[in-house]
RNA sequence: GUUCGAAAAAGGCAAACCGUCGGUGACGGCGGGGCGCAAAGCCACCGAUCUGGAUGGACCAGAUAGCGGGGCCGCCGAA
Numbered sequence: 001g002u003u004c005g006a007a008a009a010a011g012g013c014a015a016a017c018c019g020u021c022g023g024u025g026a027c028g029g030c031g032g033g034g035c036g037c038a039a040a041g042c043c044a045c046c047g048a049u050c051u052g053g054a055u056g057g058a059c060c061a062g063a064u065a066g067c068g069g070g071g072c073c074g075c076c077g078a079a
Base pairs, nucleotide, nucleotide: 004077005076012037013036017032018031019030020029021028022027035066041072042071043070045069046068047067048064049063050062051061052060053059
């Protein structure tokens, strides 16, 4: 340095739900809360799902990174 991830250490993040604000909506911000997470840090490139256009297909626009793949950066060091 790479792989790997422990009954280690220091920490970190924060599901559902509730309050509040924004949005047509999915959903997002803030506060509480804590299901869990070794990348549950960041990225919408690919697939998937969800929302709107629209009642269906093709299509367009958006959302989800805590759905999967992929890319970038990263704490510690047992086996």